[in-house]
RNA sequence: UAACGAUAAAGGCAAACUUGGUGAGAGCCAAGGACGCAAAGCCACGGGUCUUCAUUAAGCUGAAGAUAGCCGGGUUACCACA
Numbered sequence: 001u002a003a004c005g006a007u008a009a010a011g012g013c014a015a016a017c018u019u020g021g022u023g024a025g026a027g028c029c030a031a032g033g034a035c036g037c038a039a040a041g042c043c044a045c046g047g048g049u050c051u052u053c054a055u056u057a058a059g060c061u062g063a064a065g066a067u068a069g070c071c072g073g074g075u076u077a078c079c080a081c082a
Stems, first nucleotide, its partner, number of pairs: 005079001012037002017032006035069001041075003045072003048067007
């Protein structure tokens, strides 16, 4: 110094599930809980997936949403052995 990154230090996040709330739904919020995570911080920009509505004989297509813990991209950041 921070590309790479640890059986390091300090701290961080929190899947499934449970309870309560919320939404038409996917989901989201809070508490408990830890499967995991070095960006599992933030941003729906591209792709994916999911929901609802419209459309179509159907496939499709369109719109509005959800997901950043599906992938890519953008952006910011703690520590730091070899």

The RNA shown here (c-di-GMP-I riboswitch aptamer) has 82 nucleotides and comes from Desulfosporosinus sp. OT. Its mean pLDDT, the model's own confidence on a scale to 100, is 88. Its Rfam family is "c-di-GMP-I riboswitch aptamer". Rfam describes the family as follows. GEMM was predicted in a large-scale screen for bacterial structured RNA regulatory elements.